[in-house]
Context: one part of a larger RNA
RNA sequence: UUGGGCGUAAAGCGUCCGCAGGUGGUUUAUCAAGUCAGCUGUUAAAGCGUGGGGCUUAACUCCAUAAAGGCAGUUGAAACUGAUAGGCUAGAGUGCGAUAGGGGCAAGGGGAAUUCCCAGUGUAGCGGUGAAAUGCGUAGAUAUUGGGAAGAACACCGGUGGCGAAAGCGUCUUGCUGGGUCUGCACUGACACUGAGGGACGAAAGCUAGGGGAGCGAAAGGGAUUAGAUACCCCUGUAGUCCUAGCUGUAAACGAUGGGUACUAGGCGUUGUCCGUAUCGACCCGGGCAGUGCCGUAGCUAACGCGUUAAGUACCCCGCCUGGGGAGUACGCUCGCAAGAGUGAAACUC
Numbered sequence: 001u002u003g004g005g006c007g008u009a010a011a012g013c014g015u016c017c018g019c020a021g022g023u024g025g026u027u028u029a030u031c032a033a034g035u036c037a038g039c040u041g042u043u044a045a046a047g048c049g050u051g052g053g054g055c056u057u058a059a060c061u062c063c064a065u066a067a068a069g070g071c072a073g074u075u076g077a078a079a080c081u082g083a084u085a086g087g088c089u090a091g092a093g094u095g096c097g098a099u100a101g102g103g104g105c106a107a108g109g110g111g112a113a114u115u116c117c118c119a120g121u122g123u124a125g126c127g128g129u130g131a132a133a134u135g136c137g138u139a140g141a142u143a144u145u146g147g148g149a150a151g152a153a154c155a156c157c158g159g160u161g162g163c164g165a166a167a168g169c170g171u172c173u174u175g176c177u178g179g180g181u182c183u184g185c186a187c188u189g190a191c192a193c194u195g196a197g198g199g200a201c202g203a204a205a206g207c208u209a210g211g212g213g214a215g216c217g218a219a220a221g222g223g224a225u226u227a228g229a230u231a232c233c234c235c236u237g238u239a240g241u242c243c244u245a246g247c248u249g250u251a252a253a254c255g256a257u258g259g260g261u262a263c264u265a266g267g268c269g270u271u272g273u274c275c276g277u278a279u280c281g282a283c284c285c286g287g288g289c290a291g292u293g294c295c296g297u298a299g300c301u302a303a304c305g306c307g308u309u310a311a312g313u314a315c316c317c318c319g320c321c322u323g324g325g326g327a328g329u330a331c332g333c334u335c336g337c338a339a340g341a342g343u344g345a346a347a348c349u350c
Stems, first nucleotide, its partner, number of pairs: 003322004007304002012318001014201004021194003025088007033081002035077009049065006091191001092188005097182003103177007110154001114150008125136002162169002206247006215241002220236004258317006266295011299306002323350003332343004
């Protein structure tokens, strides 16, 4: 609970697609459902309002009468909403022309490093720490040179730079493929926005099956530290991390800020692109559009801060909140192989 809110106090679904629904540009004509006006009927009595009457007054009571609103009918109005028919191009979309990009998927290639193996040189240490020890090493380690193998990740470029709805994406080449931006012209002609349910995608960890396994490394073992040390530090090290197919569906999934449209001072960077100026040309300089940052006006805000990428001014649609704990628990249901996820209370207590 007809209210006020949601950056940080409780509160924006992790993100997108989209059926229903809600909302919706401009113009002409018609209709008259909403809307507006008149009239009629009805809306018991009592009560309330107004004017009178009766008890000495009042309360009380009696008589008369009004009004608002509702519902139905009827006659009209046509601005707005709606409906129907037709038109328009400023929203939206399509084509042609350019263009940036770690957007996605697949296949193939590359170098540095690491570890291991083989061989050479070489000798007593190496490694590790705050200091040590466990550990490795005379069966020749560490170091160094040559050769080989494997797996994972791609230094520099690299940038409050780019791309993507978000999660996320970074070596090179090729193939397939999604989206964006800019410019001018042509075309369609409101085809739009949002979106309960529903669907798709969704880091890491985890699960199933089969591969793979260099480094790192939960668990585990050992050495230290310590009063203890189930830790922090060190030596090892299994799952895992990687690939393929499937599942899980959660995160401080964050800008802790839902999406769309319009309007409202500027200044300084930067990415893409177009135009102008300039030039032999490329830069430089000026302007436009689309992004991405910093500062800041008005305004907003409890303050911090936000400030044309709004948390300003408005409208449309969705989601969510309503004291703390109990509790994201119990129960039920749905999903899942499981782990668990989704939905989600109450008693009691302060």
Molecule: small-subunit ribosomal RNA, central domain
Organism: Egbenema gypsiphilum